[in-house]
RNA sequence: UGCGGGAUGGUGUAACGGUAGCAUGUUUGGUUCUGCACCAGAAGAUGAUGGUUCAAGUCCAUCUCCCGCCA
Numbered sequence: 001u002g003c004g005g006g007a008u009g010g011u012g013u014a015a016c017g018g019u020a021g022c023a024u025g026u027u028u029g030g031u032u033c034u035g036c037a038c039c040a041g042a043a044g045a046u047g048a049u050g051g052u053u054c055a056a057g058u059c060c061a062u063c064u065c066c067c068g069c070c071a
Base pairs, nucleotide, nucleotide: 002069003068004067005066006065007064010024011023012022013021018054026042027041028040029039030038047063048062049061050060051059
């Protein structure tokens, strides 16, 4: 250089083109003499820029970063 895979809350991981979920963590309240546990809430995410579409995490193009193969 070429080829393949990946990038989603703090972390891990889902999502036929149609309201971005789940677990854990953080936090508020309840419960408790206190804490753990338990119960009920809240905040928090699609790598970047364009394109297609009524609608894009998903499809297309370019770029950035990571992993692997060949050399």
A computed fold for a 71-nucleotide RNA from a Lachnospiraceae bacterium, annotated as transfer RNA.